[in-house]
Context: one part of a larger RNA
RNA sequence: CCCAGCGAGUUAGUUUUAUAUGGCUUGCAUAAGCUACUAUGUAGCAGAUGCGCAGUGAAAGCGAGCUGUAACAGGCGAAUAUGUCAUAUGAACUAGACCCGAAACCGAGCGAGCUACACAUGGGCAGGGUGAACACAAUGUAAAAAUUGUGGGAGGCCCGCACCCACUGAUCGUGCAACAUCAGGGGAUGACCUGUGUGUAGAGGAGAAAUUCCAAUCGAGCUCGGCAAUAGCUGGUUCUCUCCGAAAUAGCUUUGGGGCUAGCGUUGUGUAAUUAAUCAUGGGAGGUAGAGCUACUGAAUAAGUGUCCGUCGCAAGAUAGGUCACUUAACCAAACUCCGAAUGCUCAUGAUCGUAUCACAGCAGUUAGAACUGCGGGGCUAAGCUCGUAGUUCAAAAGGGAAACAGCCCAGACCACAAUCUAAGGUCCCUAAAUUCAUACUCAGUGGGAAAGGAAGUGAGACUUCUCAGACACCUAGGAGGUUGGCUUAGAAGCAGCCAUCCUUUAAAGAAAGCGUAACAGCUCACUAGUUUAGAGGUCUUGCGCCGAAAAUACAACGGGGCUUAAGUAUGAUACCGAAGAUGUGGAUGCAAAGAUUUAUCUUUGCGUGGUAGGAGAGCGUUCCAUACCGCACCGAAGCCGGACGGGCGACCGCCGGUGGAGCGUAUGGAAGUGAGAAUGCUGGG
Numbered sequence: 001c002c003c004a005g006c007g008a009g010u011u012a013g014u015u016u017u018a019u020a021u022g023g024c025u026u027g028c029a030u031a032a033g034c035u036a037c038u039a040u041g042u043a044g045c046a047g048a049u050g051c052g053c054a055g056u057g058a059a060a061g062c063g064a065g066c067u068g069u070a071a072c073a074g075g076c077g078a079a080u081a082u083g084u085c086a087u088a089u090g091a092a093c094u095a096g097a098c099c100c101g102a103a104a105c106c107g108a109g110c111g112a113g114c115u116a117c118a119c120a121u122g123g124g125c126a127g128g129g130u131g132a133a134c135a136c137a138a139u140g141u142a143a144a145a146a147u148u149g150u151g152g153g154a155g156g157c158c159c160g161c162a163c164c165c166a167c168u169g170a171u172c173g174u175g176c177a178a179c180a181u182c183a184g185g186g187g188a189u190g191a192c193c194u195g196u197g198u199g200u201a202g203a204g205g206a207g208a209a210a211u212u213c214c215a216a217u218c219g220a221g222c223u224c225g226g227c228a229a230u231a232g233c234u235g236g237u238u239c240u241c242u243c244c245g246a247a248a249u250a251g252c253u254u255u256g257g258g259g260c261u262a263g264c265g266u267u268g269u270g271u272a273a274u275u276a277a278u279c280a281u282g283g284g285a286g287g288u289a290g291a292g293c294u295a296c297u298g299a300a301u302a303a304g305u306g307u308c309c310g311u312c313g314c315a316a317g318a319u320a321g322g323u324c325a326c327u328u329a330a331c332c333a334a335a336c337u338c339c340g341a342a343u344g345c346u347c348a349u350g351a352u353c354g355u356a357u358c359a360c361a362g363c364a365g366u367u368a369g370a371a372c373u374g375c376g377g378g379g380c381u382a383a384g385c386u387c388g389u390a391g392u393u394c395a396a397a398a399g400g401g402a403a404a405c406a407g408c409c410c411a412g413a414c415c416a417c418a419a420u421c422u423a424a425g426g427u428c429c430c431u432a433a434a435u436u437c438a439u440a441c442u443c444a445g446u447g448g449g450a451a452a453g454g455a456a457g458u459g460a461g462a463c464u465u466c467u468c469a470g471a472c473a474c475c476u477a478g479g480a481g482g483u484u485g486g487c488u489u490a491g492a493a494g495c496a497g498c499c500a501u502c503c504u505u506u507a508a509a510g511a512a513a514g515c516g517u518a519a520c521a522g523c524u525c526a527c528u529a530g531u532u533u534a535g536a537g538g539u540c541u542u543g544c545g546c547c548g549a550a551a552a553u554a555c556a557a558c559g560g561g562g563c564u565u566a567a568g569u570a571u572g573a574u575a576c577c578g579a580a581g582a583u584g585u586g587g588a589u590g591c592a593a594a595g596a597u598u599u600a601u602c603u604u605u606g607c608g609u610g611g612u613a614g615g616a617g618a619g620c621g622u623u624c625c626a627u628a629c630c631g632c633a634c635c636g637a638a639g640c641c642g643g644a645c646g647g648g649c650g651a652c653c654g655c656c657g658g659u660g661g662a663g664c665g666u667a668u669g670g671a672a673g674u675g676a677g678a679a680u681g682c683u684g685g686g
Base pairs, nucleotide, nucleotide: 001686002685003684004683005682006681011095012094013093015092016091017090018089019088020087021086022085023084024083027051028050029049033045034044035043036042037041055062056061065076066075067074098236099235101233105226106225107224108223109222110221116200117199118198119197120196121195122194123193124192125190127159128158129157130155134151135150136149137148138147139146163187164186165185167184168183169182170181171180202218204214205213206212211220239619240618241617242616243615244614249262250261251260252259253258263366264365265363266362267361268360269359270358275356277352278351279350280349281348282347283346284345290339291337292336297333298332301329302328303327304326305325306324308322309321310319311318312317369394370393371392372391373390374389375388376387377386378385399410400409401408414587415586416585417584419583420582421581425577426576427575428561429560430559434574436573437572438571439570440569441568447563453547454546457544458543459542460541461540462539463538464537465536466535475530476529477528478527480504481503482502485499486498487497510525513524514523515522588609589608590607591606592605593604594603595602596601597600620675622672623671624670625669626668627667628666630665631664632663639659640658641657642656643655645654646653647652
């Protein structure tokens, strides 16, 4: 991992409540107990008691009233009414209470054959080194001290086996091993190591002290019991079909992943009115969007006038600057408003619709939401961000489109069909349908990723300047004189720098716009004439393109191929394709209405039939029991295998063949150990 079997809403109650059915209602019912019999039962007796029949008051009590106050007021009732018992089902409560699951807590026992420490009694430590005290001798001294030698053999001394330990590295890491192996390492006469016996016990012991050890278990051992502890938590919870179908919000919560109440779902009963919803018309409240501000409160820009301050001045006065006021102009605001919509809200009337509304009662689930669109707050006008609000979809929704893609676009799947029409989106090939039509644009593969910014790309439009008195561009010619202006300077002559920038001749020509020289020279330009000839220059708006453009394994930023008067872009047109949409044909089923028969069916018409949590309804199957002048079976029951057969929407039920070898079924009721794919489920097998 697979297969088979087992495996989860049960049972009880003098408990409560609702619904359905039945009995009685002259209220209902008995319990224990007793009696009888056909005796684990049935029948009868038994009204103790319970509920109901009257309430009210704290109560005595009073009573269709009671209470209350000094007296009113006020409060609860009556004024008319179906109760009770039983069975079944839904739900609650109390119990283990749908099942499995803790870590824990408490009690009583068992443990020191592991390990910790202690006690008693034994055992062990190759070899080598060092050489303390002390003694003796010699030297030495007045005597000492001291020195030297010999002996001696101390030490938590040194080196190093056994023995003990476990510091480093490697190996191992489904191991040799639930801590080892190998190579090194530390102690090795000591606070040493070790055998045996004994002692200390869990609210405890032991501890050279680490929350360390107390049998592979230790912030409190193990075993059994209390015990099915508790689990607002996780997981699981078994057959079918039909009808409806949520929520992820509010308030409160030692509350936030849990609850309670409301909201939203479902089922039943009732009420029946312009109740609800939508639309139209009319009325009303409002201060948002917008707009405005000399209409307030504030913010804020420019110019001007005046005042005051400041600065300058002896003063008159002047004035860089500033305050305040005013004037003019332009402007800003969620917590500004002289104004002010659209929607929405509300009332009335009318229309459509036809109970969708509302009330009561039974049963819920939900209270982690998600993306997108509009308008807002937070954030960076960041986030697949976060918080509101109004919606849509998903959640709980399949189908078509978006290459693929819960939340986007289209559209809501009862079933069948090798029928038709469409939506979004598409129509060259992959790939169903136009290589369709008309007019333009684009050359960038733009299309098919991106900004500020940049550019004689190209199309369209508008305005404007020059121009046959000849423009724009080319070409030819001129571009001079005073003068080398003055100053400066070695020099400065148009052209290092400073100052000035005139006059003349002219068709025109700067005391020079650029190159150049040491300085001159030289080459251009401005400006002018000629030549030639019909357009030339500029600004703005706009369509489509260009650059800007760098990422990690070639293509990899159209799904691909591929596409250029497109198969791109814009505008317009006509066809077609395209879904579980719509239509058509047949069938099933729910609700409503009508009609038939006939009391549960049939027919027709209309509207419906996606669905998680969840509510409601109808069924299939399993085991057992009761009843049946019900049935099958050795001429073959159950079970098992096979079937392309029949019936049912389905759970399933039949039929046929084989196997098997002794029981089984049908109808109507009843009772449940009643349905398996999941629980790191349990047991067995593979």